[in-house]
RNA sequence: GAAGCUGGCUGGACAGUCGCCGCGCACCUUGGUGCGGGGAGGAAAGUCCGGGCUCCACAGAGCAGGAUGCCGGUUAACAGCCGGAGGCCGUGAGGCCAUGGAAAGUGACACAGAGAAUCAGACCGCCGAAGUGUUGCGCUGCAGCACUGGCAAGGGUGAAAAGGUGCGGUAAGAGCGCACCGCGUCCACGGUAACGUGGAUGGCAUGUCAAACCCCAUCCGGAGCAAGACCAAAUAGGGAAGCAAUCGCGUGGCUCGCGCGGCUUCCGGGUAGGUUGCUUGAGUGGCCGGGUAACCGGUUACCUAGAGGAAUGACUGUCCACGACAGAACCCGGCUUACAGGCCAGCUUCCCCC
Numbered sequence: 001g002a003a004g005c006u007g008g009c010u011g012g013a014c015a016g017u018c019g020c021c022g023c024g025c026a027c028c029u030u031g032g033u034g035c036g037g038g039g040a041g042g043a044a045a046g047u048c049c050g051g052g053c054u055c056c057a058c059a060g061a062g063c064a065g066g067a068u069g070c071c072g073g074u075u076a077a078c079a080g081c082c083g084g085a086g087g088c089c090g091u092g093a094g095g096c097c098a099u100g101g102a103a104a105g106u107g108a109c110a111c112a113g114a115g116a117a118u119c120a121g122a123c124c125g126c127c128g129a130a131g132u133g134u135u136g137c138g139c140u141g142c143a144g145c146a147c148u149g150g151c152a153a154g155g156g157u158g159a160a161a162a163g164g165u166g167c168g169g170u171a172a173g174a175g176c177g178c179a180c181c182g183c184g185u186c187c188a189c190g191g192u193a194a195c196g197u198g199g200a201u202g203g204c205a206u207g208u209c210a211a212a213c214c215c216c217a218u219c220c221g222g223a224g225c226a227a228g229a230c231c232a233a234a235u236a237g238g239g240a241a242g243c244a245a246u247c248g249c250g251u252g253g254c255u256c257g258c259g260c261g262g263c264u265u266c267c268g269g270g271u272a273g274g275u276u277g278c279u280u281g282a283g284u285g286g287c288c289g290g291g292u293a294a295c296c297g298g299u300u301a302c303c304u305a306g307a308g309g310a311a312u313g314a315c316u317g318u319c320c321a322c323g324a325c326a327g328a329a330c331c332c333g334g335c336u337u338a339c340a341g342g343c344c345a346g347c348u349u350c351c352c353c354c
Base pairs, nucleotide, nucleotide: 001350002349003348004347005346006345007344008343009342010341012319013318014317015316016315017314018313020039021038023036024035025034026033027032028031041325045336046335048334049333050332051331052330053224054223055222056221060256061255062254063253065220066219067218068217069216070084071083072082073081074080085099086097087096088095089094100215101214105213106212107209108208109207123155124154125151126150127149130148131147132146133145134144135143136142137141163181164180165179166178167177168176183202184201185200186199187198188197189196190195228276229275230274231273238267239266240265241264242263243262247261248260249259250258283302284301285300286299287298288297289296290295
């Protein structure tokens, strides 16, 4: 100097004028005036996951169903996050993984190919040991050809061909034998564990797919702020049909248990107003301690929107990043997606010079 990897911050600023919402105080009187402070996000998006909270409700067990799936930690909880193991990618910093079980069972492997799963298979090929026939010759042997036969090492097909590489052996071959690797079993050591290292031994082998059904382990009530609570007002204490304790109802389905006593369906009528839930919270920042870290504990400081058809808008001037993605609706922890521009920290590789 160039190219990368990981993590983090920001996401226009200042001043003036008018306007909007909420809170506090004062005054005037039911609505207004004045003063003061405050007023959209890092994703508010998606509604994907988990909770808090409210109700069913006093709410148990099982089945079905669903979710997760290497190990450990963290958390209110999680499919999140942190650390580690294994595998793959990258020169590397790093990145990715739907990572339990294929010997419990079932299933699939199209097409191509000779053959696609226990023990398979012969298209192109290799051999001619063993057997038969035949021809020739230098004739009781040799050579050639053909058939029976042997092989699956080489080539081809395929996503994948029934362990890999090498040596020996054989007529030619093959774990047929051996060495190393790989696989199975056992032992020792290290580690909380996943797993790693080493040794012994064995068959020289029972393919791939479970993001196929399935098996195993762990976990899981439901509905949702349009939940719910209170106040006021109005109406028709309406009508019809069906069932009935061997019944019906009770916040996903089924069964048992438990509780209640009427329940189900259709037609018709009234109301949709106000208050609340509604923002101090598993909150944020600093410092200290523990921990590799996520995170935990202690201490201290701060209060940071609560609209209600939906509040922050308009104008002017200056600066410059010339302004991206984009607006809360009960709240919080995550994940995913979108993002113009600007800034910071650490790490890796390459080139040049000293």